The part of an RNA shown here (small-subunit ribosomal RNA, central domain) has 350 nucleotides and comes from an uncultured sulfur-oxidizing symbiont bacterium. The RNAcentral record of the full RNA draws on ENA, Greengenes and SILVA. It matches the Rfam family "Bacterial small subunit ribosomal RNA".
[in-house]
Context: one part of a larger RNA
RNA sequence: CUGGGCGUAAAGCGCGCGUAUGUGGUCUGAUAAGUCGGAUGUGAAAGCCCCGAGCUUAACUUGGGAACGGCAUUCGAUACUGUCUGACUAGAGUAUGGUAGAGGAAAGCGGAAUUCCCGGUGUAGCGGUGAAAUGCGUAGAUAUCGGGAGGAACAUCAGUGGCGAAGGCGGCUUUCUGGACUAAUACUGACACUGAGGCGCGAAAGCGUGGGUAGCAAACAGGAUUAGAUACCCUGGUAGUCCACGCCCUAAACGAUGUCAACUAGCCGUUGGGUUCAUUUAAGAAUUUAGUGGCGCAGCUAACGCGAUAAGUUGACCGCCUGGGGAGUACGGCCGCAAGGUUAAAACUC
Repeated sequence: CUGGGCGUAAAGCGCGCGUAUGUGGUCUGAUAAGUCGGAUGUGAAAGCCCCGAGCUUAACUUGGGAACGGCAUUCGAUACUGUCUGACUAGAGUAUGGUAGAGGAAAGCGGAAUUCCCGGUGUAGCGGUGAAAUGCGUAGAUAUCGGGAGGAACAUCAGUGGCGAAGGCGGCUUUCUGGACUAAUACUGACACUGAGGCGCGAAAGCGUGGGUAGCAAACAGGAUUAGAUACCCUGGUAGUCCACGCCCUAAACGAUGUCAACUAGCCGUUGGGUUCAUUUAAGAAUUUAGUGGCGCAGCUAACGCGAUAAGUUGACCGCCUGGGGAGUACGGCCGCAAGGUUAAAACUC
């Protein structure tokens, strides 16, 4: 460079925004760069290839032709691509009216429960386990009633329900705010898709500074178990979990399935809209659209399975793979306070 691939065999960046690049809707005209055709010049000879000739043949020598995949100039063609011009509305977007939602940020509020403190009642146990013990309790525990403090999380509703690009988001109210869907018109007029670098977001754990700490709980201590038990079980318990600000940047970050667009049988649920029909309200029926699920035809697949939410049939662009181990390691670079992250080999070996 090329080929074949990327759900589970190696392989989709965790996710988005977006620069360069690549690609790009319909119609008209112009141009003729790409593209196609003709002509001319050049493309040394030898060699290769074809048809002949000469040495008895061959090798060898030799005549002619072809070829020389190319380049330049010039004359044409104009479907496609490009460029320019003008126009269009089916892509994309804007305006207006609605709709649903744990989408995000901040502030305030609420009840249940656990724990602790105070007080009342009350007395000998409580707790825990397979069984126990450590532990707590006559300095009055456990239980129960009343009062108070504080932190964290929000039962039921709750649903292969909803929202978000992903991570993720769940008590209630208010303020600020992003997106989606939808209907009928109006407007802009290709403004689009992808996206190397770049920028931003990114669970948990971890780190820095300052708070907070009810429950839970790495580490740690004790009790058991056991041959041992640096565990599983029990009693305690500190970081942490929570908040603010700043870092870290990784996950089985999973649908193990990149994004966008088009096309390709049906059936059954469910969420949000629209339309029509029906109805006493409510429920309902049909249809359409945007999601979200279960089956399934064709087709695909090594099989499992996928099957309009494709892993089917195609197009555009990006990322990635190329036997196992060594190794996601070493060295170097970049980033980080550190932990470490990212980029990423080779020897050797099977």